[in-house]
Context: one part of a larger RNA
RNA sequence: UCCGGCGAGUUACCGUUUGCGGCGGGUUAAGGCCUUAAGGGCUGGAGCCAAAGGGAAACCGAGUCUGAAUAGGGCGUAAUGUCGUGGGCGGUAGACGCGAAACUGUGUGAUCUACCCAUGGGCAGGUUGAAGCGCGGGUUAAACUGCGUGGAGGACCGAACUCACUUGGGUUGAAAACCGAGGGGAUGACCUGUGGGGAGGAGUGAAAGUCUAAUCAAACACAGAGAUAGCUCGUUCUCUCCGAAACAUCUUGAGGGGUAGCCUCAGGCAACUAUGCAACGGGGGUAGAGAGACUGAAUCGGACGGGGGCCCAUUCCAGGGUACCCCACUGAACCAAACUCCGAAUACCGUUGUAACUAUCCUGGGAGUCAGUCUGCGGGGGAUAAGCUCCGUGGUCAAAAGGGAAACAACCCAGAUCGUCGGCUAAGGUCCCCAAAUAAUGCUUAGUCAAUAAGAAAGUUGAAUUGCUGAGACAGCCAGGAUGUUGGCUUAGAAGCAGCCACCAUUUAAAAAGUGCGUAACAGCUUACUGGUCGAGCAGUUCUGCGUCGAUAAUGAACGGGAGUAAAGCAUUAUACCGAAGCCGCGGGCUCAGUAAUGAGCGGUAGGAGAGCGCUGUAUGGCAGAUACAAGCAGUACCGAAAGGAGCUGUGCUGGGCCAUACAGGUGAUUAUGCCGGA
Numbered sequence: 001u002c003c004g005g006c007g008a009g010u011u012a013c014c015g016u017u018u019g020c021g022g023c024g025g026g027u028u029a030a031g032g033c034c035u036u037a038a039g040g041g042c043u044g045g046a047g048c049c050a051a052a053g054g055g056a057a058a059c060c061g062a063g064u065c066u067g068a069a070u071a072g073g074g075c076g077u078a079a080u081g082u083c084g085u086g087g088g089c090g091g092u093a094g095a096c097g098c099g100a101a102a103c104u105g106u107g108u109g110a111u112c113u114a115c116c117c118a119u120g121g122g123c124a125g126g127u128u129g130a131a132g133c134g135c136g137g138g139u140u141a142a143a144c145u146g147c148g149u150g151g152a153g154g155a156c157c158g159a160a161c162u163c164a165c166u167u168g169g170g171u172u173g174a175a176a177a178c179c180g181a182g183g184g185g186a187u188g189a190c191c192u193g194u195g196g197g198g199a200g201g202a203g204u205g206a207a208a209g210u211c212u213a214a215u216c217a218a219a220c221a222c223a224g225a226g227a228u229a230g231c232u233c234g235u236u237c238u239c240u241c242c243g244a245a246a247c248a249u250c251u252u253g254a255g256g257g258g259u260a261g262c263c264u265c266a267g268g269c270a271a272c273u274a275u276g277c278a279a280c281g282g283g284g285g286u287a288g289a290g291a292g293a294c295u296g297a298a299u300c301g302g303a304c305g306g307g308g309g310c311c312c313a314u315u316c317c318a319g320g321g322u323a324c325c326c327c328a329c330u331g332a333a334c335c336a337a338a339c340u341c342c343g344a345a346u347a348c349c350g351u352u353g354u355a356a357c358u359a360u361c362c363u364g365g366g367a368g369u370c371a372g373u374c375u376g377c378g379g380g381g382g383a384u385a386a387g388c389u390c391c392g393u394g395g396u397c398a399a400a401a402g403g404g405a406a407a408c409a410a411c412c413c414a415g416a417u418c419g420u421c422g423g424c425u426a427a428g429g430u431c432c433c434c435a436a437a438u439a440a441u442g443c444u445u446a447g448u449c450a451a452u453a454a455g456a457a458a459g460u461u462g463a464a465u466u467g468c469u470g471a472g473a474c475a476g477c478c479a480g481g482a483u484g485u486u487g488g489c490u491u492a493g494a495a496g497c498a499g500c501c502a503c504c505a506u507u508u509a510a511a512a513a514g515u516g517c518g519u520a521a522c523a524g525c526u527u528a529c530u531g532g533u534c535g536a537g538c539a540g541u542u543c544u545g546c547g548u549c550g551a552u553a554a555u556g557a558a559c560g561g562g563a564g565u566a567a568a569g570c571a572u573u574a575u576a577c578c579g580a581a582g583c584c585g586c587g588g589g590c591u592c593a594g595u596a597a598u599g600a601g602c603g604g605u606a607g608g609a610g611a612g613c614g615c616u617g618u619a620u621g622g623c624a625g626a627u628a629c630a631a632g633c634a635g636u637a638c639c640g641a642a643a644g645g646a647g648c649u650g651u652g653c654u655g656g657g658c659c660a661u662a663c664a665g666g667u668g669a670u671u672a673u674g675c676c677g678g679a
Base pairs, nucleotide, nucleotide: 001679002678003677004676005675006674011093012092013091014090015089016088017087018086019085020084021083022082023081025049026048027047031043032042033041034040053060054059063075064074065073066072096234097233099231103224104223105222106221107220108219115197116196117195118194119193120192121191122190123188125157126156127155128153132149133148134147135146136145137144161185162184163183165182166181167180168179169178200216202212203211237612238611239610240609241608242607248259249258250257251256261369262368263366264365265364266363267362268361273359274358275355276354277353278352279351280350281349282348288342289340290339295336296335299332300331301330302329305327306326307325308324309322310321311320312319372397374395375394376393377392378391379390380389381388402413403412404411417588418587419586420585422584423583424582428578429577430576431562432561433560437575438574439573440572441571442570443569449564455549456548459546460545462543463542464541465540466539467538468537476533477532478531479530480529482506483505484504487501488500489499512527516525517524589602590601591600592599593598613668615665616664617663618662619661620660621659622658623657632651633650634649635648636647638645639644
């Protein structure tokens, strides 16, 4: 993981509500008598509920309390209950099932292990050579010293023994800690046998929260005990009708509850009650706008009025200056959620009219919901970031299938009762994949289409505008482009062309006191400017359509692919067509309304309500059966809207079964890391 079986809202009492039944006041409890297979029948009126309430009470009473009150107000009166039983729900009980970690009590454990006590045992071999002592040297005597002797040590090397530092293997192991190779200690705070001691908030601990029987930040066994679990998981047949919420408020409250809101069921009631639309009447201070209407903010000027600072000057008083600061004045332009002289659209309130496949409202039973999500619009927070966060207001999803967006809860279209090899459409599409298209006029050359910006550019379309132009423009080509003069200054030099100043005059068709290159400086080339040649448009600016670049990420991936260029791209236009579970046609089912004809409706999670199927048993009535009657098992082409139900065939050898009605329940399993058995 699979298969089979088992496996979860029960029962008692109390309360509340509803259906049914009894009585009209209802009803008996214990007990007693009678009786039975089990049940039960009769009796029993203690009691309980109701029949009167108000008040704290005395007390009063259809009233009473408060109060000085005969006022006002509160609660009552003017409604019939009660007993049994079925259903829903609540309470108390384990209370739908399984599940803690823990807490408490009473016991059992030191045969493992930690420490202690008593009594025993063990440590191959080799090495080093402390103190002391003896003899010699030495000394006045000592000290000191040489050679021996001696045999100390948490001494050295290294087996047994013991430990467990490294590494390889092992890791569903050979093993719930091992195996191999090395490693440490090995006369000691050593290792070890046997017996004994102390224990659970306690022991023991050379201290690691270690160890206390494979268990330890509080052992194990049993009990309280079905602890508690605002948490997780699971909770078993079918169909029909309706159908939410993820908000407000309070909460030791935030993933839980209470109440309200929204859903459902039953009952009730009335009106133009709710709702839409139209008209009319209202209040507002948002969007916008404004600044000579305030509060504040704020830019550039003007004039210079006041105050302060700084500088100058000064014996003092005065004074002068100011690319400094502030306040006031004034011109122009400007800003605001916490500014407003103004001021919409909507929304909201009211009145009247009107409309309808609508429902509002009241009482009671039952809920679920309190984690929402994305998207359009209006905002706050953030960075006018986030598939971000917090509000408001619509929509979708949630709880919604179908068509489109290649794929894609939330986007666009559209809300699936069932059938149909019929029709029309929506969004979106019509070259092929792939259902369906043609025509017209333009644009685009980038495969743009088919991903983005600032910015860049003689891409190209259209429009507007300014200037030049047959007195010849623009571009090209031919020719000229001179003289005073190398202007003056500067400078080593400065001659059009390092730099500074000036920028005149002449000859001219024209030609700068020189536009750029160049030279050390000249030279040289070139431009402005002029003539000729040529012969018709040329140059600039603004707006605009479509394109270009900008354009960089790790496998190749930015039309879904093929492919597409007078388009199969883009814009505008016309007429067709395709296209959904939408709408229509035809047929069937169910619900509601209605006498009927007929009409309307039938997506759905949590959840409410209704109707059924099947299982086991009991009671009553019926049925089949002796040639296999029933269950069970196997097969099967039948019936029903479903749960399901027959029939037939085979098997099945005595066990019971089936149908109808009523009742009772240990009554329905793909999920609980469910339990038991099997594979």
Large-subunit ribosomal RNA, domain II from a Planctomycetaceae bacterium, 679 nucleotides, folded computationally. The RNAcentral record of the full RNA draws on ENA. Taxonomically the source falls in Planctomycetaceae (Bacteria, Pseudomonadati, Planctomycetota, Planctomycetales). It matches the Rfam family "Bacterial large subunit ribosomal RNA". Rfam links the family to the GO terms structural constituent of ribosome and ribosome.